[in-house]
Predicted 3D model of a 1392-nucleotide RNA (small-subunit ribosomal RNA) from an uncultured bacterium.
RNA sequence: AGUUUGAUCCUGGCUCAGGAUAAACGCUGGCGGCGCACAUAAGACAUGCAAGUCGAACGGAAGUCGUUAUAAAAAGAGAGAAGAUUUAUCGGAUUGAAUUUUUAACAAAGGGUUUAGGGCCGGACUGUGAGUAACGGUUAAGGACCCUCCUUUUGAGGGGGACCACAAUGGGAAACCUUUGCUAACCCGCAUUGCCAAUACUCCCGCUUGGAAGAGUGGAAAGAGUUAUCCGCUAAAAGAGGCCUUGGUUCUGAUUAGUUAGUUGUGGGGUAACGGCCUCCCAAGGCGACGAUCAGUAGCCGGACUGAGAGGUUGAACGGCCACAUUGGGACUGAGAUACGGCCCAGACUCCUACGGGAGGCAGCAGUCGGGAAUAUUGCGCAAUGGAGGAAACUCUGACGCAGUGACGCCGCGUGCAGGAAGAAGGUUUUCGGAUUGUAAACUGCUUUAGACAGGGAAGAGAAAGGACAGUACCUGUAGAAUAAGCUCCGGCUAACUACGUGCCAGCAGCCGCGGUAAUACGUAGGGAGCGAGCGUUAUCCGGAUUUAUUGGGUGUAAAGGGUGCGUAGACGGGAAUACAAGUUAGUUGUGAAAUACCUCGGCUUAACUGAGGAACUGCAACUAAAACUAUAUUUCUUGAGUACAGGAGAGGUAAGUGGAAUUCCUAGUGUAGCGGUGAAAUGCGUAGAUAUUAGGAGGAACACCAGUGGCGAAGGCGACUUACUGGACUGAAACUGACGUUGAGGCACGAAAGUGUGGGGAGCAAACAGGAUUAGAUACCCUGGUAGUCCACACUGUAAACGAUGGAUACUAGGUGUAGGAGAUAUUAAGUCUUCUGUGCCGUCGCAAACGCAGUAAGUAUCCCACCUGGGGAGUACGGCCGCAAGGUUGAAACUCAAAGGAAUUGACGGGGGCCCGCACAAGCAGUGGAGUAUGUGGUUUAAUUCGAAGCAACGCGAAGAACCUUACCAGGGCUUGACAUAUAGAUGAAUAUAUAAGAGAUUAUAUAGCUCUUCGGAGCAUCUAUACAGGUGGUGCAUGGUUGUCGUCAGCUCGUGUCGUGAGAUGUUGGGUUAAGUCCCGCAACGAGCGCAACCCCUGUUUCUAGUUGCCAGCACGUCAAGGUGGGAACUCUAGAAAGACUGCCGUAGAUAAUACGGAGGAAGGUGGGGAUGACGUCAAAUCAUCAUGCCCUUUAUGUCCUGGGCUACACACGUACUACAAUGGCUGUAACAGAGGGAAGCAAGCUAGUGAUAGCAAGCGAAACCCAAAAAGCAGUCACAGUUCGGAUUGAAGGCUGAAACUCGCCUUCAUGAAGCCGGAAUUGCUAGUAAUGGCAGGUCAGCAUACUGCCGUGAAUACGUUCCCGGGCCUUGUACACACCGCCCGUC
Repeated sequence: AGUUUGAUCCUGGCUCAGGAUAAACGCUGGCGGCGCACAUAAGACAUGCAAGUCGAACGGAAGUCGUUAUAAAAAGAGAGAAGAUUUAUCGGAUUGAAUUUUUAACAAAGGGUUUAGGGCCGGACUGUGAGUAACGGUUAAGGACCCUCCUUUUGAGGGGGACCACAAUGGGAAACCUUUGCUAACCCGCAUUGCCAAUACUCCCGCUUGGAAGAGUGGAAAGAGUUAUCCGCUAAAAGAGGCCUUGGUUCUGAUUAGUUAGUUGUGGGGUAACGGCCUCCCAAGGCGACGAUCAGUAGCCGGACUGAGAGGUUGAACGGCCACAUUGGGACUGAGAUACGGCCCAGACUCCUACGGGAGGCAGCAGUCGGGAAUAUUGCGCAAUGGAGGAAACUCUGACGCAGUGACGCCGCGUGCAGGAAGAAGGUUUUCGGAUUGUAAACUGCUUUAGACAGGGAAGAGAAAGGACAGUACCUGUAGAAUAAGCUCCGGCUAACUACGUGCCAGCAGCCGCGGUAAUACGUAGGGAGCGAGCGUUAUCCGGAUUUAUUGGGUGUAAAGGGUGCGUAGACGGGAAUACAAGUUAGUUGUGAAAUACCUCGGCUUAACUGAGGAACUGCAACUAAAACUAUAUUUCUUGAGUACAGGAGAGGUAAGUGGAAUUCCUAGUGUAGCGGUGAAAUGCGUAGAUAUUAGGAGGAACACCAGUGGCGAAGGCGACUUACUGGACUGAAACUGACGUUGAGGCACGAAAGUGUGGGGAGCAAACAGGAUUAGAUACCCUGGUAGUCCACACUGUAAACGAUGGAUACUAGGUGUAGGAGAUAUUAAGUCUUCUGUGCCGUCGCAAACGCAGUAAGUAUCCCACCUGGGGAGUACGGCCGCAAGGUUGAAACUCAAAGGAAUUGACGGGGGCCCGCACAAGCAGUGGAGUAUGUGGUUUAAUUCGAAGCAACGCGAAGAACCUUACCAGGGCUUGACAUAUAGAUGAAUAUAUAAGAGAUUAUAUAGCUCUUCGGAGCAUCUAUACAGGUGGUGCAUGGUUGUCGUCAGCUCGUGUCGUGAGAUGUUGGGUUAAGUCCCGCAACGAGCGCAACCCCUGUUUCUAGUUGCCAGCACGUCAAGGUGGGAACUCUAGAAAGACUGCCGUAGAUAAUACGGAGGAAGGUGGGGAUGACGUCAAAUCAUCAUGCCCUUUAUGUCCUGGGCUACACACGUACUACAAUGGCUGUAACAGAGGGAAGCAAGCUAGUGAUAGCAAGCGAAACCCAAAAAGCAGUCACAGUUCGGAUUGAAGGCUGAAACUCGCCUUCAUGAAGCCGGAAUUGCUAGUAAUGGCAGGUCAGCAUACUGCCGUGAAUACGUUCCCGGGCCUUGUACACACCGCCCGUC
């Protein structure tokens, strides 16, 4: 930081960002330096190497060296005959030294080399972490004066004895062994001391162990080679190392509480030394809640990682200590071992074998197999550093130095740099304009680290020589951008976004979560972000996490106060004085290894790495000092605490006794048919006499009124009265003690109800049980019965929402007001006032608190002690222990699972919560619907198709203000494909169109005839054809949308600014008191104002006035008709249509708060918004509509487009809605001389006349309308019918006609005649309406060729009822509860 919520604050968990690693895995990979590298099988190991050395300690052995002689052989320096000849040459017989080889002999105590054996020293150094919780580690003190190879100093005379090797012999496959004989170093005594020893002795010092001095006793030795004088030996001291002891410290578990018999102590032995280390005897100790014993896990530390620190985790590499070396045991040798590359025994395993017997130990370096996610070469060298041996040369050294493998880690470098806009191409995207990749590339210029090639070439070795690394590092030169970039991520946390694909699929995911057709979250691409030879993932640790809280948390309600008291250990503790110095503080000293970390300086080109110096290592111990505080010791004080004394209050406890009311039962009387019980009933009781009532009696339990957030008690709890015994608190006064106090783990005691045991008791009540009801069921709630139990005594149990959900104690910190028990003061003697102590309540300031709230009875401020908590679930469960007769209690986990669970408060919504109010919401009425027939719509069914939509109210005479064709979207069939329709470009043509004929169902096709306009003469317009872009779609998605509409609802609400309050969500305003149709208005108020709504403004209507009189009107004056505003004229009236007036609670009275307002009245045509209409706030329903229209995306393109013919939307067992007509006398039929309003009329309305029974037809005046027409208004009135399926009702059907229209078969309307169905007022249920309303009567209009029971309007006649708001439905405001917020159609529990 993310994540619980609609939002908020808090609690609380989960998760992430950081750092680290002996790591592993995935993708990728240029170089170098420095490091690191079997964490698993302490599994098993082939092979090679890893510990030898010394001949200057020893005796041998094997080579070799020496001297003499002869013989032979070979080579051979030199000399040189015969002979020849040019007289100084040739020739080469013969001779032949030194030397070499072979052979033989000699000397011996000889030199030199090698070394099996024996001897000295070293093999106790390296590897691993199995074991080990202490016999270990770490830190600090020590010693029973305990040991010491080595280093330094000192001293050193003389004797004795054996065994290897060897030789001989025997056995065995081998390893090896037996026997006999010889011998050296070796080994063992004796003398000597400037030394040592003894718990011996004397004396001095010291608190003790002890220290100093003295005398006496006892105690050593070894030499060797060689000439360097060294090594070795003896004794002692110091250094260094080892051994042992002690204090501190060192993981987890109490679901491990007791453990220990050599165990604890004394004598002796043993040891280098102390010690039950061993042993005899005796005693019964020792350890343990400050955690013994047991179990689990683990090598410990310096350090490393992390962290601000305190801490937490860890113990690879380097360094110190320990333990182990195939497993277990044992000793020997040695200074040192109970010994990795020694010995013995036993076990397992492997190997050899002649089967008799033997050999072996990689947790040394390499290496192999195995295991595993996983970890390297059977390399080079002793050149350096170090070690062993040696006098040394030197030998050995898988220690070590190097190289090799591995991006395993850290560090450094590179993969180029500069210029370069036509912003190239390509990619991606797009609103098609562009944007982006992007100065990126190309291209131009420059550079060369690393790498390549070539040349030179170290330091590391302090005088010479000697280098594994290594021809390495490094230097120089040459060529050329040449050879060198990936990984992860892009919803938020968290830097970085678009397109396509997919469609709760495939997949992603650290947490929240994403994906159901427009995915920045999946996959791919483009782009971007981060890091970079690496990047991600996984695992682990610390951090963040104050989430175990010492620093630095909590416990009223979030997890958490023990049910309560008494009290042990422990912890903490009042005033004064003195002492001490344990804690504390200061200083000094020692130690705190080195390395690491820090600072400074230096060395590798830098860094990592590394060298030097410094500081530090916060610790422990010792010494010195201080004395405030704590502890300790002593003395003292009285205020804390307690005792004694004097009082009053109390359901405090225990036991015994007593009392009245009531219930039930029994007996007797009176009395008769019911009682009882419930929402209503029934079971039950009762004529065998109940219930009721009167009297008497029995028995058990509980104690009305008083009674009070009154009293008492530690809590549980305690309530009639009396008596006895008894505990505690309080007040007063201040006599006594003198800190005796507080808390309290364990422990002990008490502890409601239910339950258990034994014995009583049992009236009422009442689990279980039975019956009756209720119910879908009802193992419940209700009723009738009823047993344990409830009561008593004695035992047990030990738990409760045992709650104030608040542990105890002490002190301090504003007030106000009750109440209970005391004491004092005052004196207006009162039902007074004031002061004070103790208890118990309420309100409230500061403060606290997440808020709610707490607030002297704290949840405030402090101190002390105890108990308890650490996410939810699993679970207070399992196992184990303890307790219990049992039931059960107490203590008390884990696996697994979730990302929450939770607290307080806020706004809504909801409630078969409350209050107030409204509405034809109910009630009161009127007329209906639901039953019949028909019309119409819907569902269903059917069909080739019965196109589609609408679905509770708010779909269903709805879209549709009118489907025969058309409409038309559907079906069948026949056609067309730039298309029936639009635009553009290019090309071609001149038509389009009209008429006629023919084919065809028609679309369509063919033929014939007629047939273009303007012009600047270039062309333009128009039309057709061809081609390309595209058209088209009533195809999908109303859950992608706009617009429009419905609904809550014409309900009175919905908000904002500023201010204020609240940590905040939010609140206030808008709530409250009144009032209204109204958030309408008034008053009040931390609110003041404002906006959208309400109302008003608009239209119609109701009254009057004025103006104007034609097509309207006609009072008066004339004319005139059978009649008639017909005519002259009139402008009064009606009317028309303009302008005004009028109504505002304005006036009066009453009520109200002097208000708003209500009621009544006056006047008025109209009275309290006069009546009606239009007008619909913020929003809700993913409400309706892609088929009015528009539109994103998807789909289709010889079809889902378009044209045509025919059919369908009109089907029909059935169900529902809405209407019409009726069932009749408030009526039907017949007749009839009345009275409207509002409309319509030219492809029209049509008077009138004629024909027809009629629908209509023919002729035709008038009228584009205050003029003419539709047009007859109808209910009304009069007569008749007399209660019937009728003179009601008209469905259905037959026949004959009329009208519209190309066309009435499917499928129109009308007329006449005939036919004459159901139906006699409608079950459950349900609708509308409060006045010119309902009901009822007709008229008109739109749609329309025709078609109206529908719809929209108009006027006529014209009611009844409203007590009222309990209830049903809907709504508004306030309040309350909530585990709901998708908001009760919610959430959620259990069973199957």
The RNAcentral record of the sequence draws on ENA and SILVA. Rfam family: Bacterial small subunit ribosomal RNA.